[in-house]
Molecule: glmS glucosamine-6-phosphate activated ribozyme aptamer
Organism: Faecalicoccus pleomorphus
């Protein structure tokens, strides 16, 4: 480094660790070895490029700190298919949805608390009871011309 086969697992708060923080052992000017830690759940792909520091809160209170990776995010541009009362043109948005904005409603885990289990230890696993917010859902309310419809 090619190539070929066999089997098992797995991904987006996802993945990795060499900072740093902690531990444990030696050895004692300060270093070495093995380790632990290193985002809590809710949400999220039409098809292709391209750019970027990718969406919602919760919990902590020097690490959910800091690096590297990678992502379904937001943006543009092209494509297929749609909503906007119906045609058609322009406008604006959509990807099971469709202007924006208001009002109301709904649905977490982890933390913490009290515990069990594992480890020398740092720590990890696991039991019980809750509490968001955004997408969501429900009201309202909503293009421009021309010709039509509906209602009067």
């Nucleotide at each position: 480094a090619u190539a070929c086969a066999a089997a098992g697992a797995a991904a987006a708060g996802c993945g990795c660790c060499a900072g740093g923080a902690c531990u444990g052992u030696a050895a004692u000017u300060u270093u070495a070895c093995a380790g632990u830690u290193g985002a809590c759940g809710a949400g999220g792909a039409c098809c292709a490029g391209g750019u970027u520091u990718u969406u919602c809160g919760a919990a902590a209170g020097a690490u959910u700190c800091g690096g590297c990776g990678g992502g379904u995010g937001a943006c543009c541009u092209g494509g297929a298919g749609g909503c906007u009362g119906g045609a058609u043109a322009c406008g604006g948005c959509c990807u099971g949805a469709a202007a924006c904005a208001a009002u109301g409603g709904a649905c977490a885990a982890a933390a913490a608390c009290a515990g069990u289990c594992u480890g020398u230890g740092a720590a990890g696993a696991u039991u019980g009871a809750a509490c968001a917010a955004a997408u969501c859902c429900a009201u309202u309310c909503g293009g421009u011309a021309u010709c039509c419809u509906c209602c009067a």